Small-subunit ribosomal RNA, 5' domain from an uncultured bacterium, 518 nucleotides, folded computationally. Its mean pLDDT, the model's own confidence on a scale to 100, is 82.
Context: one part of a larger RNA
RNA sequence: GAUGAACGCUAGCGGGAGGCCUAACACAUGCAAGCCGAGCGGUAUGGAUAGCUUGCUAUCCAGAGAGCGGCGUACGGGUGCGUAACACGUGUGCAACCUACCUUUAUCUGGGGGAUAGCCUUUCGAAAGGAAGGUUAAUACCCCAUAAUAUAAUGAUUGGCAUCAAUUAUUAUUGAAAACUCCGGUGGAUAGAGAUGGGCACGCGCAAGAUUAGAUAGUUGGUGAGGUAACGGCUCACCAAGUCUGUGAUCUUUAGGGGUCCUGAGAGGGAGAUCCCCCACACUGGUACUGAGACACGGACCAGACUCCUACGGGAGGCAGCAGUGAGGAAUAUUGGACAAUGGGUGAAAGCCUGAUCCAGCCAUCCCGCGUGAAGGAUGACGGUCCUAUGGAUUGUAAACUUCUUUUGUACAGGGAUAAACCUACUCUCGUGAGGGUAGCUGAAGGUACUGUACGAAUAAGCACCGGCUAACUCCGUGCCAGCAGCCGCGGUAAUACGGAGGGUGCAAGCGUUAUCC
Numbered sequence: 001g002a003u004g005a006a007c008g009c010u011a012g013c014g015g016g017a018g019g020c021c022u023a024a025c026a027c028a029u030g031c032a033a034g035c036c037g038a039g040c041g042g043u044a045u046g047g048a049u050a051g052c053u054u055g056c057u058a059u060c061c062a063g064a065g066a067g068c069g070g071c072g073u074a075c076g077g078g079u080g081c082g083u084a085a086c087a088c089g090u091g092u093g094c095a096a097c098c099u100a101c102c103u104u105u106a107u108c109u110g111g112g113g114g115a116u117a118g119c120c121u122u123u124c125g126a127a128a129g130g131a132a133g134g135u136u137a138a139u140a141c142c143c144c145a146u147a148a149u150a151u152a153a154u155g156a157u158u159g160g161c162a163u164c165a166a167u168u169a170u171u172a173u174u175g176a177a178a179a180c181u182c183c184g185g186u187g188g189a190u191a192g193a194g195a196u197g198g199g200c201a202c203g204c205g206c207a208a209g210a211u212u213a214g215a216u217a218g219u220u221g222g223u224g225a226g227g228u229a230a231c232g233g234c235u236c237a238c239c240a241a242g243u244c245u246g247u248g249a250u251c252u253u254u255a256g257g258g259g260u261c262c263u264g265a266g267a268g269g270g271a272g273a274u275c276c277c278c279c280a281c282a283c284u285g286g287u288a289c290u291g292a293g294a295c296a297c298g299g300a301c302c303a304g305a306c307u308c309c310u311a312c313g314g315g316a317g318g319c320a321g322c323a324g325u326g327a328g329g330a331a332u333a334u335u336g337g338a339c340a341a342u343g344g345g346u347g348a349a350a351g352c353c354u355g356a357u358c359c360a361g362c363c364a365u366c367c368c369g370c371g372u373g374a375a376g377g378a379u380g381a382c383g384g385u386c387c388u389a390u391g392g393a394u395u396g397u398a399a400a401c402u403u404c405u406u407u408u409g410u411a412c413a414g415g416g417a418u419a420a421a422c423c424u425a426c427u428c429u430c431g432u433g434a435g436g437g438u439a440g441c442u443g444a445a446g447g448u449a450c451u452g453u454a455c456g457a458a459u460a461a462g463c464a465c466c467g468g469c470u471a472a473c474u475c476c477g478u479g480c481c482a483g484c485a486g487c488c489g490c491g492g493u494a495a496u497a498c499g500g501a502g503g504g505u506g507c508a509a510g511c512g513u514u515a516u517c518c
Stems, first nucleotide, its partner, number of pairs: 001517003005514005012370006018363002020328001025326003029323003034071003039068002045062008078281003088205007097198002102194008110144004118135007150173010179186002207253003214244003219241008256278004260271004283304005306317004334360001336359003342356001343354004373404004383395005409455006423440008462507005467488003473502005483490002
């Protein structure tokens, strides 16, 4: 000098930031991922009309919840267990790869079929949850047609660092689609290009220990096959016997990495909180399914530990999301408001959802700013303290007193400043949409910031130290006691070093101590 700090004493205000470093310990409760009726069938219910036996029937309109289907749930948010590794950083390569939504180009969107949720009936179970039968729809599912730069064969041209790559011709084989509509469009399929996001490989860099010296059988390489989006012992069969290592293999310990942060003149040393990028994980271990993308925090299955419910037959759960609770600890906050803005999901849109986010609450935890008054005022007052003591020194212009100011405070009043986009209506420019203008509408924070008026010095100072280092000295008490102490060291009767007082010094809403780093 610094800190995600803690502790002691003290404490007026504002702005900006930060806030479980310990038990990746266990979690009550609420919320954190939904949206779409312009994909589909359609119900409860409500309303209207008609009939009447007055509480039923028929028709029409509206229509929640649930269900099928689509997109999203792989983002956003959390944590740092594991990991010494192509995890990360940086630079390359992929002639070995994928990419939903978006943009763009070209072509197509023809015909048919059978089901199943829902619903109805029956039924099992304490529950969770099922079972059987009947019936129904789709942008759900299946079949046919047509279409390839897919696959195979044959041929041609061009290029390359090798395996080879690109372009192109012919033949054969296989593979598509979905509709809705307010008639304006919105969708669907195939192929190409782009954008975005990812996957893989490699060079270099990347903690400590030799009181760890040998390690390795899918091990190292080859051939073939399988698998993958893709290369590859990634996996398998066979063959060979290799491969790494004193330039530190293997083993052990520790650890997420980086941008950055602290310190320092620098070189270095230390750290990896907040914010950003990457990685890993989601009660512990394992597995795959779906999907463009996961081996998936608020999905599934299995095993385990734990907790809960139970009618004892069987079931349910996963805060390292936001709050919050217990525990641990020196120690770390509210079971708050709003989707107004920014962003995300969905939808044609209105909208809905969003503990992301924006705000507010708590905490002197840090940084910055402001204030606790200003000017005058000597009988140098009283009191305190000290002394060479009828007196003097000091506290000290300090107080009293006079004049002034009102930051701040209190009261009252004004006050959407930031602040409008979206949307609606009109309109202009280019032109089937985008941009601009005018008017209207929407603000959690919030009657907040800010502004004005009134009042009155009014509401506001502590902490540590004073032997040397180190700025600041005397008296009393104590008497190697009580005690102090960062180091040197003080204290045994005149202690500037212990305790108190007066005075002083340094910082100041803080001041000291402790811990850690330079």